[in-house]
Molecule: Bacterial RNase P class A
Organism: Crocinitomix algicola
């Protein structure tokens, strides 16, 4: 310097003309009309997670399915986020140190599995070579051994000195690993000790399991109310608290709910009106507290509200990228994508720009 990776901001602008919805505040007999003001996102997407809000329920036990799992904090709450711890990968000088990733409770509760190679893969053990006895002596058969070499992703902790018929934590010093203490810290853990002990019965649980925590269903076409109308009626079959039928995460048992009851069957009248619905765990700014995520205070604001769905066309310049170029001008593009009960998150998609941090690579002092 350029490019590269993580993030964080925005997600083009201005003028006319015309149009569309909703509110307000007037005019009109009334359809309507004027004037003001407002009008789709950082993801409105996915529908994986937490919840508020509305209704139904409400009482639990037992058995099961499901889902989370290092410590603290923060949140309504979350399987989120903040900071750390540990373990691992990359970079660097064997370090310090900086990035990044983790689906990170338990393998001494029991089950399963670990291909090929290999003598053997966990209650695991003898190919080659080792030592030692013996015989029909260069062979072969008994006995020790697992230290040396092979095989694999892993082979009964790892270097050394003694020891031994040859060996082995058999001893012994260090190192490594378990327990006890101290010490620092809210904690997970970290560091020490001339402290005990020969310790090792491998991996793997997004294998099945175990341990701990926990969970109703429905979804604004919900769900209340009004107005109109008609048949609260017939038929059949059950049922009425000794409970048909729903409801309670699934089943069982329990509970609990019906008098205009539940199922089916003919028939018969309706299809509008309102609210829910946009004032919220809202936004913004400023101060205090905190490493942080965030809390606490004061101020200032109110930003769509449709019901098959409006938020827009056209024209004319301007920004930003870019290509050609006679430097006079010309061509392209300008993303991902549309509210529909409302937030917090977490996932995808995404053109150019700006900042902030990193590490490397290039050139210059």
């Nucleotide at each position: 310097a350029g490019g590269g990776u993580a993030a964080a901001u925005a997600a083009u602008c201005u003028u006319g003309u015309c149009g569309c919805u909703c509110u307000g505040u007037g005019u009109u007999a009334g359809u309507a009309u004027a004037c003001a003001g407002a009008g789709a996102g950082g993801a409105a997407a996915g529908u994986c997670c937490g919840g508020g809000c509305a209704a139904c329920a409400a009482a639990g036990a037992g058995u099961a399915u499901c889902a989370u799992a290092c410590u603290u904090c923060u949140u309504a709450a979350c399987g989120g986020g903040a900071a750390g711890g540990a373990u691992u990968u990359c970079g660097g000088u064997u370090a310090a140190c900086g990035a990044a990733a983790u689906a990170c409770a338990g393998a001494u509760a029991g089950u399963g599995c670990c291909a090929c190679a290999g003598a053997a893969a966990a209650u695991a053990a003898a190919c080659u070579a080792c030592c030692u006895c013996g015989u029909u002596u260069u062979a072969c058969g008994g006995g020790g051994a697992a230290a040396a070499g092979g095989u694999g992703a892993a082979a009964a902790g790892g270097u050394g000195g003694g020891g031994u018929a040859a060996g082995a934590g058999c001893u012994c010093a260090c190192c490594g690993c378990u327990c006890u203490c101290a010490a620092a810290g809210u904690g997970a853990u970290u560091u020490g000790a001339u402290g005990a002990g020969g310790c090792a019965a491998g991996g793997u649980a997004a294998a099945c399991c175990u341990u701990a925590u926990g969970a109703g269903u429905u979804g604004a076409a919900a769900c209340a109310u009004c107005a109109u109308g008609u048949a609260a009626a017939c038929c059949a079959a059950g049922g009425c608290u000794u409970g048909a039928a729903g409801c309670u995460u699934a089943c069982u048992c329990g509970g609990c709910u019906a008098a205009u009851c539940u199922u089916g069957g003919a028939g018969g009248g309706u299809a509008g009106a309102u609210g829910g619905a946009u004032u919220g765990a809202g936004u913004c700014u400023c101060a205090a507290a905190g490493u942080g995520a965030u809390u606490u205070g004061a101020g200032a604001u109110c930003u769509a509200g449709a019901u098959a769905a409006a938020u827009g066309a056209c024209a004319a310049g301007a920004a930003u990228u870019u290509g050609g170029u006679u430097c006079g001008c010309u061509g392209a593009a300008u993303a991902c994508a549309g509210a529909a009960c409302c937030c917090g998150g977490c996932u995808u998609a995404u053109a150019c720009a700006u900042u902030u941090a990193c590490a490397a690579u290039u050139u210059u002092a």